[in-house]
């Protein structure tokens, strides 16, 4: 320099050819449980789906460019 593959919640990752309100699990944080932890139970917070544009009645899903991680070739 050229390809490719990813990029959604503090951390892991799902999301079947675009279509209802974006979701698990683990982690946190309140209440129950218990003489206290721990285990369990319930419930909550937390996300401009990586950024900028397009395309479409509708984009986390499709294009294009850009960053950034990781690979391949040179």
């Nucleotide at each position: 320099g050229a390809c490719c593959a990813c990029u959604u919640a503090g951390c892991u990752c799902a999301g079947u050819u675009g279509g209802c309100u974006a979701g698990a699990g683990c982690g946190u944080c309140a209440c129950g449980u218990u003489g206290a932890c721990a285990u369990c139970g319930u419930g909550a917070a937390g996300g401009u789906c990586g950024g900028u544009g397009g395309u479409u009645c509708a984009a986390a899903u499709c294009c294009a460019c850009c960053a950034g991680u990781g690979g391949u070739c040179a």
Predicted 3D model of a 74-nucleotide RNA (transfer RNA) from a Candidatus Microgenomates bacterium. The source organism's lineage runs through Bacteria, Bacteria candidate phyla and Candidatus Microgenomatota. The sequence was found in a public genome assembly.